[in-house]
RNA sequence: GACUUAUCAAGAAAGGUGGAGGGAUUUAGCCCUUUGAAACCUUGGCAACCAUCCAGCACAUAUCUCGAACGCGAUAUUUGCGGGAAAUGGUGCCACAUCUAAUCCCGCACAUAAAUGUGUUAUGUGAGAGAAAGAUGAGUC
Numbered sequence: 001g002a003c004u005u006a007u008c009a010a011g012a013a014a015g016g017u018g019g020a021g022g023g024a025u026u027u028a029g030c031c032c033u034u035u036g037a038a039a040c041c042u043u044g045g046c047a048a049c050c051a052u053c054c055a056g057c058a059c060a061u062a063u064c065u066c067g068a069a070c071g072c073g074a075u076a077u078u079u080g081c082g083g084g085a086a087a088u089g090g091u092g093c094c095a096c097a098u099c100u101a102a103u104c105c106c107g108c109a110c111a112u113a114a115a116u117g118u119g120u121u122a123u124g125u126g127a128g129a130g131a132a133a134g135a136u137g138a139g140u141c
Base pairs, nucleotide, nucleotide: 001141002140003139004138005137006136007135008134013043014042015041016040017039021032022031023030026102027101028100029099044094045093046092049090050089051088052085053084054083056081057080058079060077061076062075063074064073066071098133103131104130106128108126109125110124111123112122113121114120
């Protein structure tokens, strides 16, 4: 860097260095910021993705019991699934919904126009859902 997958309205900041920007990118908006931005360092915290532990369920395999047989059951292991614990390790995170909108799609509501039949079509607006994009974890390359 690419792909797959899960999550993203909750939560959690002080100090030092620094010295003007910052909220990913572009535009617009709205914010934060000299009562000190970004970045770096120290300490602290949040959360629980992965590792860890516990019990459960499902598949597979092996062994064993029972049975004439189909097969039932038990144990162990791998894999998967969701649940719980803890906060030791690996990450992540600690203004604002991923700050909001934009581009595409979907249905809903309203308005306007056409033609007309309370139906239909088109355009616009509004709120919403999804995609896309982005961030982070895990896995693969």

Predicted 3D model of a 141-nucleotide RNA (SAM riboswitch aptamer (S box leader)) from a Flavobacteriales bacterium. The coordinates come from a structure-prediction model, not an experiment, and the mean pLDDT is 79. The organism belongs to Flavobacteriales, within Bacteria.